RNA sequence: UCAAGAAAACGGCAAACCGCGUGUAAACGUGGGACGCAAAGUCAUGGAUCCAUGUUGAAAAACUUGGACUGCCAGACCGCCCUG
Repeated sequence: UCAAGAAAACGGCAAACCGCGUGUAAACGUGGGACGCAAAGUCAUGGAUCCAUGUUGAAAAACUUGGACUGCCAGACCGCCCUG
């Protein structure tokens, strides 16, 4: 440096749910809490999904614009340990 892995070691993160707060909403922050995670670290770049507005439509739904989501999938970047 590359590849693979979590058996070991040091550790790390934190689902659902609850309290408080923010937001029209999706959802987010924070405290508790652990379902799980070898990238469950960072990035909203592509897709999927969700919210709001507008348009079309009898309706179902489709499209535009703005937003959310990385613990939905992919991609990019960074990283501990062990083995080769």
The prediction has a mean pLDDT of 86.
A computed fold for an 84-nucleotide RNA from Rhodopirellula europaea 6C, annotated as c-di-GMP-I riboswitch aptamer.
The sequence was found by an Rfam model in a public genome assembly.
It matches the Rfam family "c-di-GMP-I riboswitch aptamer". Rfam's curators write: GEMM was predicted in a large-scale screen for bacterial structured RNA regulatory elements.
Lineage of the source: Bacteria > Pseudomonadati > Pirellulales > Rhodopirellula > Rhodopirellula europaea.